About this RNA
The RNA shown here (SAM riboswitch aptamer (S box leader)) has 116 nucleotides and comes from Arachidicoccus rhizosphaerae. Taxonomically the source falls in Arachidicoccus (Bacteria, Pseudomonadati, Bacteroidota, Chitinophagaceae). Rfam family: SAM riboswitch aptamer (S box leader). Rfam describes the family as follows. The SAM riboswitch is found upstream of a number of genes which code for proteins involved in methionine or cysteine biosynthesis in Gram-positive bacteria. The SAM riboswitch acts at the level of transcription termination control. The predicted structure consists of a complex stem-loop region followed by a single stem loop terminator region. An alternative and mutually exclusive form involves bases in the 3' segment of helix 1 with those in the 5' region of helix 5 to form a structure termed the anti-terminator form. This entry represents the conserved core of the complex structure involving helices 1-4. Its family is annotated with regulation of gene expression in the Gene Ontology. The sequence was found by an Rfam model in a public genome assembly.
RNA sequence: AUCUUAUCAAGAAAGGCAGAGGGAUUGGCCCGAUGAAGCCUUGGCAACCUCACUCAGGUGAAAGGUGCCAAAUCCAACCGAACAGGGUGUGCGAACACCCGACGGGUAGAUAAGUC
Numbered sequence: 001a002u003c004u005u006a007u008c009a010a011g012a013a014a015g016g017c018a019g020a021g022g023g024a025u026u027g028g029c030c031c032g033a034u035g036a037a038g039c040c041u042u043g044g045c046a047a048c049c050u051c052a053c054u055c056a057g058g059u060g061a062a063a064g065g066u067g068c069c070a071a072a073u074c075c076a077a078c079c080g081a082a083c084a085g086g087g088u089g090u091g092c093g094a095a096c097a098c099c100c101g102a103c104g105g106g107u108a109g110a111u112a113a114g115u116c
Base pairs, nucleotide, nucleotide: 003114004113005112006111007110008109013042014041015040016039017038021031022030023029025077026076027075028074043069044068045067048065049064050061051060052059053058073108078105079104080103085100086099087098088097089096090095
């Protein structure tokens, strides 16, 4: 780096160095000199590998290997049927059209395990 599988609406601090960016991309919207990214120390969350029990499904543990500790993967992006709801316009009206939005399936991303 490729491929496969699973999960992603929960959860989780402080200090030091450092000095302007960061939240994957695009568009929004946020975080940031009351200190961003990055590095170090301690702490914590979680439970993919691991360990124990179980026929299995699962249950528990947290020493080790990762990972994580703003906002739902911060929101949306592509397709879909349907039209709960809301808005705008047309119409005498019945209705029609468009937009937002909810829903489902994907794409992308992140993490883990395995494979190459």